[in-house]
Context: one part of a larger RNA
Molecule: large-subunit ribosomal RNA, domain IV
Organism: Peribacillus butanolivorans
């Protein structure tokens, strides 16, 4: 030098991203414990004081010799000596030290999140991330809805709307505002639009027959026209359901939740007005916030001194109410933040035990 341990003057966090590491706290009785609360907790709060042995003295709980007496004569009560244990007076003893070694809470403050015990990245994350009781909504009359499965069949469930499935919030407390124009669900005997099918007006092709023309050895052959039936192609009108479109309703469905100019007898603001958009134009609450870019906003407070922290303003680049809002005891190996005790974290390094490197044999 390395790594486990021990000590350490004066000072005590001046270390550092942080008190990260160590160091302190530790048992058991006693006495005493605040804010705050959902009255159960907060509570081992907090802070104090005792603690070893020895002798003695009563009290005390177990066994019960003994000797008397009692009486209800009994495996009876009472007496109570030794022996055995319990806390407790009082005096004394030794040591620095009496829970003497080991084992054994550090505690106390305003604030962020998450109510809570749980759960989680098996090998970098334990969380403010899941999860939960509670809360809302949507679906579902049972061969239920949903879900596995081609089916049979199973699960739901040997359950039945206080049940079951699905979403979304996330204990409790006070609360949950507008906006249904878009999307989405959702009701709606009308009316518009709409496929196969239905239907077949009318138009074609085919040609038994009729008929024109040419040739004709009168048998006909060729080329032209109408053109039934029947089989065929094409096909309007009219019919015809979901959807769609109309018409409504729904926001603890998805999601939205404005600009611009004036204007009060200092100023400055603006309760008030005036205009353009909108579906509506952000209500309570909370706000430089896990959200505030300018920004170390600005005032206070805590420091000798604070880009962090707490309390306030509000000028919310871009908070906001079940993608909840705001509080909130208790709880957390939760992220910041001040501060007591405490320490080799540090000024500022030394030393010690044993292990190792390391040098000589």
């Nucleotide at each position: 030098c390395u790594a486990u341990g021990g000590u350490u003057a004066a000072g005590g966090a001046a270390c550092u991203c942080g008190g990260c590491a160590a160091a302190a706290u530790g048992c058991c009785c006693c006495c005493g414990u605040a804010a705050c609360u959902u009255c159960g907790g907060g509570a081992g709060a907090a802070g104090g004081g005792g603690g070893g042995c020895c002798a003695u003295c009563a009290c005390u709980g177990g066994u019960g010799a003994u000797c008397c007496g009692a009486u209800u004569u009994a495996c009876u009560c009472g007496u109570g000596a030794g022996c055995u244990g319990g806390g407790g007076g009082u005096g004394g003893c030794c040591g620095c030290a009496g829970a003497g070694a080991c084992c054994a809470g550090c505690g106390a403050g305003a604030a962020g999140c998450g109510a809570c015990u749980g759960u989680u990245u098996a090998c970098u994350a334990a969380a403010a991330a899941c999860a939960c009781a509670g809360g809302u909504c949507c679906g579902u009359g049972c061969g239920a809805a949903g879900c596995c499965g081609u089916a049979a069949g199973g699960c739901g469930a040997u359950g039945u709307a206080u049940a079951c499935g699905g979403a979304c919030u996330g204990a409790c407390g006070c609360c949950u505002g507008c906006c249904c124009g878009g999307u989405g669900c959702u009701g709606g005997a009308a009316c518009g639009u709409u496929a196969a099918g239905g239907g077949g007006a009318c138009c074609g092709g085919u040609u038994a027959g009729c008929u024109g023309c040419u040739c004709u050895u009168c048998g006909g052959c060729g080329u032209g026209g109408c053109g039934a039936a029947g089989c065929u192609g094409a096909g309007a009108a009219c019919u015809u359901a979901a959807g769609c479109g109309c018409c409504g309703g729904u926001a603890a469905a998805c999601g939205g939740c404005g600009g611009c100019c004036g204007u009060a007898a200092c100023u400055a603001u603006a309760a008030c007005g005036g205009u353009c958009c909108u579906a509506a134009g952000g209500u309570a609450g909370c706000g430089a916030a896990a959200u505030u870019c300018c920004u170390u906003g600005u005032c206070g407070g805590g420091u000798a001194a604070g880009u962090u922290c707490c309390g306030a303003c509000c000028u919310g680049c871009a908070c906001g109410a079940a993608u909840g809002g705001c509080g909130u005891a208790a709880c957390g190996a939760u992220g910041g933040c001040g501060g007591c005790g405490c320490u080799g974290u540090c000024u500022c390094c030394a030393c010690c035990c044993g292990a190792g490197a390391c040098u000589c044999a």